[in-house]
Two RNAs folded together computationally: RNase P RNA and transfer RNA, 474 nucleotides in total. It holds a member of the Rfam family "Bacterial RNase P class A". Model confidence (mean pLDDT): 78 of 100.
RNA sequence: GGAGUCGGCCAGGCGAUCGCUUUACAACACACGUCCCUUGCAAGGGCUUAGAUCCGUGCGAGUCGUUCGUGAGUAUGUGCAGAGGAAAGUCCGGGCUCCAUAGGGCAGGGUGCCAGGUAACGCCUGGGGAGCGAGAGCUCACGGAAAGUGCAGCAGAAAGUAAACCGCCGGGCCGCGCAUGCGUGGUCGGGUAAGGGUGAAAUGGUGCGGUAAGAGCGCACCGCGUAGCUGGUAACAGCUGCGGCGAUGGUAAACCCCACCUGGAGCAAGACCAAAUAGGAAUCCAAGUGCUGUGGCCCGCAGCGGAUUCGGGUAGGUCGCUCGAGGCCGAUGGUGACAUCGGUCCUAGAUGAAUGAUCGUCCCAGACAGAACCCGGCUUAUCGGCUGACUCCUCUU
RNA sequence: GCCCCCGUCGUCUAGAGGCCCAGGACGCCACCCUUUCAAGGUGGAAAUCGCGGGUUCGAAUCCCGCCGGGGGCACCA
Numbered sequence: 001g002g003a004g005u006c007g008g009c010c011a012g013g014c015g016a017u018c019g020c021u022u023u024a025c026a027a028c029a030c031a032c033g034u035c036c037c038u039u040g041c042a043a044g045g046g047c048u049u050a051g052a053u054c055c056g057u058g059c060g061a062g063u064c065g066u067u068c069g070u071g072a073g074u075a076u077g078u079g080c081a082g083a084g085g086a087a088a089g090u091c092c093g094g095g096c097u098c099c100a101u102a103g104g105g106c107a108g109g110g111u112g113c114c115a116g117g118u119a120a121c122g123c124c125u126g127g128g129g130a131g132c133g134a135g136a137g138c139u140c141a142c143g144g145a146a147a148g149u150g151c152a153g154c155a156g157a158a159a160g161u162a163a164a165c166c167g168c169c170g171g172g173c174c175g176c177g178c179a180u181g182c183g184u185g186g187u188c189g190g191g192u193a194a195g196g197g198u199g200a201a202a203u204g205g206u207g208c209g210g211u212a213a214g215a216g217c218g219c220a221c222c223g224c225g226u227a228g229c230u231g232g233u234a235a236c237a238g239c240u241g242c243g244g245c246g247a248u249g250g251u252a253a254a255c256c257c258c259a260c261c262u263g264g265a266g267c268a269a270g271a272c273c274a275a276a277u278a279g280g281a282a283u284c285c286a287a288g289u290g291c292u293g294u295g296g297c298c299c300g301c302a303g304c305g306g307a308u309u310c311g312g313g314u315a316g317g318u319c320g321c322u323c324g325a326g327g328c329c330g331a332u333g334g335u336g337a338c339a340u341c342g343g344u345c346c347u348a349g350a351u352g353a354a355u356g357a358u359c360g361u362c363c364c365a366g367a368c369a370g371a372a373c374c375c376g377g378c379u380u381a382u383c384g385g386c387u388g389a390c391u392c393c394u395c396u397u
Numbered sequence: 398g399c400c401c402c403c404g405u406c407g408u409c410u411a412g413a414g415g416c417c418c419a420g421g422a423c424g425c426c427a428c429c430c431u432u433u434c435a436a437g438g439u440g441g442a443a444a445u446c447g448c449g450g451g452u453u454c455g456a457a458u459c460c461c462g463c464c465g466g467g468g469g470c471a472c473c474a
Stems, first nucleotide, its partner, number of pairs: 001393010012362007020082002023079004027074002030071004036065001037062006044055002084368001088379002091377005096266004103299004108262005113127005128142001129140004143257002148255002150251002165196002167192003171188008204222006223245001224243008270319004280310006290304004312473003326345008363366001398470007407423004415454001425441005447463005
C1' cells in the first nucleotide's frame, strides 16, 4: 500500500420566523373555605329608672367589599423538555392485570450436543463435534433409526425377510475344428457381489495375500461396534484389548420414543366516577348427576340459571402511564456472557392522537423509517461516516 | 393497539410428499355446423402454486423468514 474478518458508536449541522404536546411559574376570571368589615336574631355582661348606644359569645345573611389558602380552567405570557436503532414484523420470553392463591391428571404445544449467564427465553457466552475458508474467522432444527410402525414413484436382476441381468469361474450334455485332449459355440443346473449397467441410495474402504473365479476367506491400516483405563464438571477426546462387519443402510422439518419446559387471556387487561334506557323480545339448553366463572377433557375450588340472535342506551372523564430487571462512569470477581459495590443523572407520555412547516447557510448532500402499558431478545429494512482488535499478500527498512 | 384467517390459470376452485413441468368449471382463441348470430360439437392456449431459504432422493403439500389481502375486539342494562 492492497484485500479481508469480527465488534463498538453516530444517524445532517447551525441560524431565523410561525405552530403543536406535556409541565412549572405568572396573569386573568370562577368555585369553595377562611380573616376582617357591614348587618339581623338570641341569651349574657357593663352603664341606666328603663331603653338605644357599648362589650365579647353563638347561630345566620351580605354586594359586583376585603386577606390568605385550595381546586379546577384558559383563543394569555415566559421558561424547561419533546421518537428509534430498528419505534417495524408481532416471531419468542418476562413483568403487570383479571380469571382460585394458578392447584392435580390426560390431551395438545414447544425446545433438543455439553456447561454456564439471566427475571425468563427458541436469546447470549464459553466449550465439544461436523462442514467451509490459505487465514483472521464463518455456518449448523447437532437427542434417539441395534422400542416399535410407516415410506422410498420411475429405472433396475435385486430397495430391506436383500438380490444373479450382463460378466467371471469350473462341471454335465450336444455340435464344430483338428494335431485325441485342447480350442470354440449352444444348452442345463451350480459357484461368485471383484468388474459393468440402473438408481438419490446396492450392505464397510484401500492395499497385499489367497482362490477355479471370487469373497473379512486371512492379514495391515482406516472406519464401525464393544469392554476397560486415562484426561475433562460434562459434551467428548486419547490409548489398549476384543469383535470379521449381509450384525447395525436412509428418512424422526413421517408417526413415535426419551429428557426438559408449558394454565388461559391480554392495557380495547383491569379499577373508579359520571351520563343514559324499552331494566326488553325471540330461540335453545338445564332444572343442582346441571350451568357459569375467557382452558380441549376429567377432578378440584368459587358462584347460582345460562348461551345465541335481535333491539335499546352511553360513547365523557380519572387512574393504570412511565423511576425502570433504567442510563453513564469507576472499582472488584470471572476466559466471557454477566454479577457485586460506590458515585452520578432523570431522559416523550399523546388519546382524532403532539414531536412539525417555511426560509437562509455550510458540507461529505442526509438512508430505512414515527412511540401508544413496559422491558429482554430474534428477524427484517437501512445513504453513508467514525473508530478498535485481528488475518493474508506485496513492497521498503 | 391486540387477536385470528387466507394467498393455486383472467375468475371460482380440486389437491394434503412421487401417479401433478398441477385437474375441473366459467371465460378466451381457432375450426366445424348455420345465409348470419346464439346455442351445440371438436381442439388449443393460459398457473415458476404470493416471494426467498431449508428438510427430503423428490415439496403446491413439511419447517423457517418475509410480502400482500381480509375479518374481529369498547362499556351499560